[in-house]
RNA sequence: GUGGUGGUUCGGGUGGUCGCCUCGCCGAAACUGGCGGGGAGGAAAGUCCGAGCUCCAGAGGGCAGGGUGCUGGGUAACGCCCAGGGGUGUCAGGGGAGACCCUGGCACUACGGAAAGGGCCACAGAAACCAGACCGCCGAAGGUUCCGAAGGGGACCAGGCAAGGGUGAAACGGUGGGGUAAGAGCCCACCAGGUUCCGGGGUGACCCGGGACGCUGGCAACCCCCACCCGGAGCAAGGCCAAACAGGGGGGAUACGGGAGUGGCCCGCUCCCACGAACCCCCGGGUAGGCCGCAGGGAGGUGUCGGGUAACCGGCACCCGAGAGAAAUGACCACCACCCAUGUGGGUACAGAACUCGGCUUACAGAACCACCACCUAC
Numbered sequence: 001g002u003g004g005u006g007g008u009u010c011g012g013g014u015g016g017u018c019g020c021c022u023c024g025c026c027g028a029a030a031c032u033g034g035c036g037g038g039g040a041g042g043a044a045a046g047u048c049c050g051a052g053c054u055c056c057a058g059a060g061g062g063c064a065g066g067g068u069g070c071u072g073g074g075u076a077a078c079g080c081c082c083a084g085g086g087g088u089g090u091c092a093g094g095g096g097a098g099a100c101c102c103u104g105g106c107a108c109u110a111c112g113g114a115a116a117g118g119g120c121c122a123c124a125g126a127a128a129c130c131a132g133a134c135c136g137c138c139g140a141a142g143g144u145u146c147c148g149a150a151g152g153g154g155a156c157c158a159g160g161c162a163a164g165g166g167u168g169a170a171a172c173g174g175u176g177g178g179g180u181a182a183g184a185g186c187c188c189a190c191c192a193g194g195u196u197c198c199g200g201g202g203u204g205a206c207c208c209g210g211g212a213c214g215c216u217g218g219c220a221a222c223c224c225c226c227a228c229c230c231g232g233a234g235c236a237a238g239g240c241c242a243a244a245c246a247g248g249g250g251g252g253a254u255a256c257g258g259g260a261g262u263g264g265c266c267c268g269c270u271c272c273c274a275c276g277a278a279c280c281c282c283c284g285g286g287u288a289g290g291c292c293g294c295a296g297g298g299a300g301g302u303g304u305c306g307g308g309u310a311a312c313c314g315g316c317a318c319c320c321g322a323g324a325g326a327a328a329u330g331a332c333c334a335c336c337a338c339c340c341a342u343g344u345g346g347g348u349a350c351a352g353a354a355c356u357c358g359g360c361u362u363a364c365a366g367a368a369c370c371a372c373c374a375c376c377u378a379c
Stems, first nucleotide, its partner, number of pairs: 001375010012336007020039007041350001045361002048359005053234004065230005070084005085111001086109010112225002117223002119219003134165002136161003142157006173191006192216002194213008238292004248283005257273006298320001300319008337348004
């Protein structure tokens, strides 16, 4: 210098003009106006996890249901983050006759239990887990038969085998030897794994060393078992104020009609029929509408110091938050930066707050910086 991987930060800049939303002040009866301040993101997104907050429900325990799943730590919490362990793959170096092992780097990892039980293992294949025999190997011992004088040899059968071939993602572990008629953990040595016991190290997952047992398919992102966690609904939560109209409850007062009383009779007056209509007043509920929740001093940000491998925690200093309501955050001009066309021109990634936080995931033109890797060049 070029290319790549990972991480961090940014993701058009400056000036002007005109607007939009909102807050404060001034002025105003009000509409409106003037001045000043603020006005999207790293993901505001998906709404996938976890919380705050609110209401409802709830003695306690269990069942059912859902979730999580190596270990330790962080956190308000998490399915998130950090560190560690194991596993798998790959590359480099080394050892071994070989199976295989050792060291280091990188990448990935939903990684409890398959020796509690059930279930499943497509296609192919003889056989997929108390297995099985297509090709193949053997046919010693047993039977039939042929050849031979005989020793013996051949063919076939019953039968034995699972080494080799073939199928498959997977075939009862592998390498080498013994053994045998042929074979096989049948036996032996070693290698890989398992179960179990002992010693040592580690908080732990686990690691190191040694012994015994020939014990040796997989799937739990199938049921299941084990351990731990989990009440429901969501800001249209929820609280307060509260019209018009209709309707509900309570009260008041009066006219007309009928009856009774008073009175000799009428009017009048009193009482009753009578529910008390229209009318007036009061009360309460819901709706429209308004206010709060909700515009922020908090699991907040930045810097620095300290602790910690780290996530993170603590001290100190400084700083700060648009907003509400179907919803404002824009447009134009000039110059500059970059990209595409190259001719004047066009464009500026992904995207758009809706009660608020912590995560994860997804989208993202391009730029800068840091770390690592590979290659080239120069000294």